Predicted 3D model of a 72-nucleotide RNA (transfer RNA) from Neocallimastix lanati (nom. inval.).
The sequence is in RNAcentral, with records from ENA and Rfam.
NCBI's taxonomy places the organism under Eukaryota, Fungi, chytridiomyceta, Neocallimastigaceae, Neocallimastix.

[in-house]
RNA sequence: GCCUGUUUGGCUUAGUGGUAGAGCGUCGCUCUUGUAAAGCGAAGGUCGGUGGUUCGAUUCCGUCAAUAGGCA
Numbered sequence: 001g002c003c004u005g006u007u008u009g010g011c012u013u014a015g016u017g018g019u020a021g022a023g024c025g026u027c028g029c030u031c032u033u034g035u036a037a038a039g040c041g042a043a044g045g046u047c048g049g050u051g052g053u054u055c056g057a058u059u060c061c062g063u064c065a066a067u068a069g070g071c072a
Base pairs, nucleotide, nucleotide: 001071002070003069004068005067006066007065010024011023012022013021018055026042027041028040029039030038048064049063050062051061052060
């Protein structure tokens, strides 16, 4: 330099065009003499940036960035 994959809460991830889910973690409450465990509840995501297609984009397309791999 060229080609390919990936990018979603603090972490690991699901989601194939119609207002984004889960597990762990965090916080609160219940329970306990107390802690842990268990149960209940809550907060936390402008879905990497930017353009395009569409009535509508996390999802499709272009480009940029980061990251992983391959070729030379």
Rfam family: tRNA. It is annotated as a transfer RNA. Rfam links the family to the GO term triplet codon-amino acid adaptor activity.
Its mean pLDDT, the model's own confidence on a scale to 100, is 82.